[in-house]
Predicted 3D model of a 74-nucleotide RNA (transfer RNA) from Dolichospermum sp. ST_sed3. Its mean pLDDT, the model's own confidence on a scale to 100, is 80.

């Protein structure tokens, strides 16, 4: 130093087809349930989609640059 690829809740990760209401599991709170705790069922909180600019009528999704990190060539 080149080239790809991943960055979305506490964690693990869907959402890329076609731009158009942000999701899922396990966590975590609260019920029910049990003599209690665990399991189990229901319900609920929780998001600057890594950051900053750009197209757009609208951006997690397209383009630009940074940054962090795993690969690769050399």
């Nucleotide at each position: 130093a080149c080239c790809g690829g991943a960055u979305u809740a506490a964690c693990u990760c869907a959402g890329u087809u076609u731009g158009g209401u942000a999701g899922a599991g396990u966590g975590c709170c609260a019920g029910c349930c049990u003599u209690u705790u665990a399991a189990g069922c229901u319900g609920g909180a929780g998001g600057u989609c890594a950051a900053g600019g750009g197209u757009u009528c609208g951006a997690g999704c397209c383009c630009c640059u940074u940054a962090u990190u795993c690969g690769g060539u050399a």

Annotation: The source organism's lineage runs through Bacteria, Cyanobacteriota, Nostocales, Aphanizomenonaceae and Dolichospermum.